[in-house]
A computed fold for a 74-nucleotide RNA, annotated as c-di-GMP-I-GGC riboswitch aptamer.
It matches the Rfam family "c-di-GMP-I-GGC riboswitch aptamer". Its family is annotated with cyclic-di-GMP binding in the Gene Ontology.
The prediction has a mean pLDDT of 82.
RNA sequence: UAAGAUAAAGCCGACCCUGCUGCAAGGCAGGCACGGAAAGCAACGGGUCUUAACGGAUAGCCGAGCUGCCUUGA
Numbered sequence: 001u002a003a004g005a006u007a008a009a010g011c012c013g014a015c016c017c018u019g020c021u022g023c024a025a026g027g028c029a030g031g032c033a034c035g036g037a038a039a040g041c042a043a044c045g046g047g048u049c050u051u052a053a054c055g056g057a058u059a060g061c062c063g064a065g066c067u068g069c070c071u072u073g074a
Base pairs, nucleotide, nucleotide: 001073002072003071004070011036012035016031017030018029019028020027021026034060040066041065044063045062046061047058048057049056050055
C1' cells in the first nucleotide's frame, strides 16, 4: 500500500427467553449462538420505525466520515 478466502488467535452477539427501563419505536443486563472483516465510533445525507406534534429511535438498512485487528500479496 492493495485485497478479503467455505481461513480465524482475539473481538462483537441477531432471533428467542428472563429481568430492569421508556408513552412508543427502542435501550440496558444475563443466557443462547443466526451471523459479522469494522456487527468499532459517530445520526452528516437517504431509508425505515415511533410520536397528535415537537421530537425521538435505528450504525445488525444503505452511503459519506473517523479509527482499528487478523490473513494474504506487492